The RNA shown here (Bacterial RNase P class A) has 330 nucleotides and comes from Proteobacteria bacterium UBA1278.
Of the family's consensus pairs, 96% are formed in the model.
Its Rfam family is "Bacterial RNase P class A". The family's RNA type in Rfam is ribozyme.
The source organism's lineage runs through Bacteria, Pseudomonadati and Pseudomonadota.
C1' cells in the first nucleotide's frame, strides 16, 4: 500500500413562514411527536378472559456440552464435522447390531454375489474375489510376505470396535492393552430416547349511557354443559336451534417499561449487581407535511396502532476499529 474478514455508529443538517397530534399552561406560550428493520407474523413472553381447576393418552416442539435470560426454535462461550493459506464462516450436531422401509438407471450382483479377467485340468469342471467394469456406494486403506492364481491368508501403520489410564463440570481430547474385524447411504422416513408444551386473544376485556320485546316457538334435562381432542375427575343446571325487535355510543384498557443513557464492580463472554439521571408517540379513517433560501458524503429500504425479547427479509451511502494475507521500505 493492496485485498480479505469481524464489530460498531449514522439515516440528509441549517435557518425562517405557515400547519397537523398530544400534554401542560391561560400568556398571542412551552416541552414532546415513526424504525434500524415499524416488514413478514416465524418463534418466545407480559397482559386480559375461559376458571374453582387437576391426571392420563395421543398430539405438537426442541436435539453435541456448558453458561445467559421473564423465556425460547433466541444469544455467549466450548467441542465435533466441513470449506478457507488464514482472519473467520457454517451445521441437515441424540440413535442405523430394537424394528420396519426405501436407495431410481447402470452394473452379474446393493443385505451378499460372479460378467469379463486369473489359476488348476484333455475335457467336464473345480478354485478365486486380488485386476478390469458400473455407480453417490461392491466384504476397510496403502505397503511387504505367502500362494497354483488370490483373499487380514499373515505382518507394520493407519482405520474400526472393546476397555484402561490421564486432563476436562461437561462434550471430548491424548496415549496404553487387547483384538484381524461388525456390511453403502437416508431417522429434513416410521421409529427409539431425553426434554418441554391447557385454549383463545386488545376486534382480549372492563366500565357508563341509551333503547326495545326480562318476546314467541321446536327439541332435551342427562349418555347435559364448562375456550384444542380423547378418556378419567371436579363445578353447576340450564343447553341446542328458529322466527322476530331494539341499540351500535362514549371512556378506559393506551404507554413509567423485564425501560433508556452514564459510570463503578464481577465475568473470556452473553450478561449480572450497585449508583446516579432522564420521562421518550399514543392516532382511532388514522397525526409530525408543505414552501423558500443554504451546505453536503446529493440520502437507498421504506410509516407505530397493546407492549416486549429476538430470529428472517430489504436496503443508498459515510465513518470508526481490531484481525489475517500479500509485496516493499526501515
Nucleotide at each position: 500500500a493492496g485485498u480479505g474478514u469481524u464489530g460498531g455508529u449514522c439515516a440528509g443538517g441549517c435557518a425562517g413562514u405557515u400547519g397537523c397530534u398530544g400534554g401542560u399552561g391561560u400568556a398571542u406560550g412551552c416541552c414532546a411527536g415513526a424504525g434500524g428493520a415499524a416488514a413478514g407474523u416465524c418463534c418466545g413472553g407480559g397482559c386480559u378472559c375461559c376458571a374453582u381447576a387437576g391426571a392420563g393418552u395421543a398430539g405438537a416442539g426442541u436435539g453435541c456440552c456448558a453458561g445467559g435470560u421473564a423465556a425460547c426454535a433466541c444469544c455467549u462461550g466450548g467441542g465435533a464435522g466441513g470449506u478457507g493459506c488464514a482472519a473467520a464462516c457454517u451445521u441437515a450436531c441424540g440413535g442405523a447390531a430394537a424394528g420396519u422401509g426405501c436407495u431410481a438407471c447402470a452394473g452379474a450382483a446393493a443385505c451378499a454375489a460372479a460378467c469379463c479377467g486369473c489359476c488348476c485340468g484333455c475335457a467336464a469342471g473345480g478354485g478365486u474375489a486380488a485386476g478390469g467394469g458400473u455407480g453417490a456406494a461392491a466384504a476397510g486403506g496403502u505397503g511387504c510376505g505367502g500362494u497354483a492364481a488370490g483373499a487380514g491368508c499373515g505382518c507394520a501403520c493407519c482405520g474400526c470396535a472393546g476397555u484402561c489410564u490421564u486432563g476436562g463440570u461437561a462434550a471430548c481430547a491424548a496415549g496404553g492393552c487387547u483384538g484381524g474385524c461388525u456390511a453403502g447411504g437416508c431417522a429434513a422416513a416410521c421409529c427409539c430416547c431425553a426434554c418441554u408444551c391447557g385454549g383463545a386473544g386488545c376486534a382480549a376485556g372492563a366500565u357508563c349511557a341509551a333503547g326495545u320485546a326480562a318476546a314467541g316457538g321446536u327439541c332435551g334435562c342427562a349418555u347435559a354443559u364448562g375456550u384444542g381432542a380423547c378418556u378419567c375427575g371436579c363445578a353447576u343446571u340450564u343447553g341446542a336451534c328458529c322466527u322476530g325487535g331494539g341499540u351500535a355510543g362514549a371512556u378506559c384498557g393506551c404507554u413509567u417499561g423485564a425501560g433508556g443513557c452514564u459510570g463503578a464492580u464481577g465475568g473470556c463472554g452473553a450478561c449480572a449487581u450497585c449508583a446516579g439521571u432522564c420521562c421518550c408517540a399514543g392516532a382511532u379513517a388514522a397525526a409530525u407535511a408543505a414552501c423558500u433560501g443554504u451546505c453536503c458524503u446529493c440520502g437507498a429500504c421504506a410509516g407505530a396502532a397493546c407492549c416486549c425479547g429476538g430470529c428472517u427479509u430489504a436496503u443508498c451511502g459515510a465513518c470508526c476499529a481490531g484481525c489475517a494475507c500479500u509485496a516493499a521500505c526501515u